[in-house]
RNA sequence: GGGCCUGUAGUAAAAUGGCAUUAUGCAAGGCUGGCAGUCUUGAGGUCCGAGUUCAAUUCUCGGCAGGUCCA
Numbered sequence: 001g002g003g004c005c006u007g008u009a010g011u012a013a014a015a016u017g018g019c020a021u022u023a024u025g026c027a028a029g030g031c032u033g034g035c036a037g038u039c040u041u042g043a044g045g046u047c048c049g050a051g052u053u054c055a056a057u058u059c060u061c062g063g064c065a066g067g068u069c070c071a
Base pairs, nucleotide, nucleotide: 001070002069003068004067005066006065007064010024011023012022013021018054026042027041028040029039030038031037047063048062049061050060051059
C1' cells in the first nucleotide's frame, strides 16, 4: 500500500427495510433480624458524515477504529 470481515446499552450477543430484544452488570423497592439468594420496576444503545427510500441498525458511497490475509 491492497483485499476481506467486524463496529448495536458498562460487557457479550440477536434483530437483514417498519416500533431495537435477550443475558449479565447498574439503581430503587418487596421477601429475610442482616448478608446471600430470589421477585418486581426503572435508567441506559445502533462508530461518524452523505445518499436512496414514505420509512435505514439493515441498502449504496466516503471516513474512522479493530481484526485477518497478501505485498
Molecule: transfer RNA
Organism: Candidatus Woesearchaeota archaeon